[in-house]
This is a predicted structure of a 137-nucleotide RNA (FMN riboswitch aptamer (RFN element)) from Rhodoluna limnophila. NCBI's taxonomy places the organism under Bacteria, Bacillati, Actinomycetes, Microbacteriaceae, Rhodoluna.

RNA sequence: AACGUUCUUCGGGGUCAGUGAAAAUCUGAGCCGGCGGUAUAGCCCGCGACCCGAAUCAAGUGUCUUAGAUACUUUUUUCGGUUGAUUUGGUGAAAUUCCAGAGCCGACGGUUAAAGUCCGGAUGGGAGAAGAACUUA
Numbered sequence: 001a002a003c004g005u006u007c008u009u010c011g012g013g014g015u016c017a018g019u020g021a022a023a024a025u026c027u028g029a030g031c032c033g034g035c036g037g038u039a040u041a042g043c044c045c046g047c048g049a050c051c052c053g054a055a056u057c058a059a060g061u062g063u064c065u066u067a068g069a070u071a072c073u074u075u076u077u078u079c080g081g082u083u084g085a086u087u088u089g090g091u092g093a094a095a096u097u098c099c100a101g102a103g104c105c106g107a108c109g110g111u112u113a114a115a116g117u118c119c120g121g122a123u124g125g126g127a128g129a130a131g132a133a134c135u136u137a
């Protein structure tokens, strides 16, 4: 110092008022923005999680006479699908990322009234990030 191995830690944020029998869900005004890439990104490209489908390791239950097959549930791994939203001007070698202006978006279930912001799956998972040790040259 490169590759590799093992381990450790970290890894999602955001409210008040009004109306009303009842709303942090409506109205008004706010606030928030995972990860990698790239001139600094919620709205460019890609990824993660949630959701859907198929196959698959293992376990349990039921059915079929046994072997075994099949259906369902839990669960491992892999693949596929779906998945919201931006523009104008300026600076510059380079920016839909910076500056100025004007906009837009936000899964699923629950809730005496409709949710990005409350509660829940979640003390979960994870894209990844940081560090340590070992091996080798």
Base pairs, nucleotide, nucleotide: 001136004134005133006132007131008130009129010128015029016028017027018026030117031116032106033105034047035046036045037044042104043103051081052080053079054078055077058074059073060072061071062070063069064068086102087101088100089099090098108120109119110118
About this RNA:
The sequence was found by an Rfam model in a public genome assembly.